Description: Transfer RNA from a bacterium, 72 nucleotides, folded computationally. Rfam family: tRNA. Rfam classes the family as a transfer RNA.

RNA sequence: GCGCGCGUAGCUCAGCGGUAGAGCAUCUGUCUUACACACAGAGGGUCCCUGGUUCGAACCCAGGCGCGCGCA
Numbered sequence: 001g002c003g004c005g006c007g008u009a010g011c012u013c014a015g016c017g018g019u020a021g022a023g024c025a026u027c028u029g030u031c032u033u034a035c036a037c038a039c040a041g042a043g044g045g046u047c048c049c050u051g052g053u054u055c056g057a058a059c060c061c062a063g064g065c066g067c068g069c070g071c072a
Base pairs, nucleotide, nucleotide: 001071002070003069004068005067006066007065010024011023012022013021018055026042027041028040029039030038048064049063050062051061052060
């Protein structure tokens, strides 16, 4: 330099173009003498960036940035 894949919550990852989710973690409550477990609930996101298409984009298209793999 070229090709391919990935980028979404603190972490690991889902997510048919139509109001962004799960598990774990954190916090609160119940339970307990207390802790843990268990149960119930809550908070937490510019969906990597900039444009484009569309009535509408995390999703489609283009160009970047970062990471990984392969080729040279």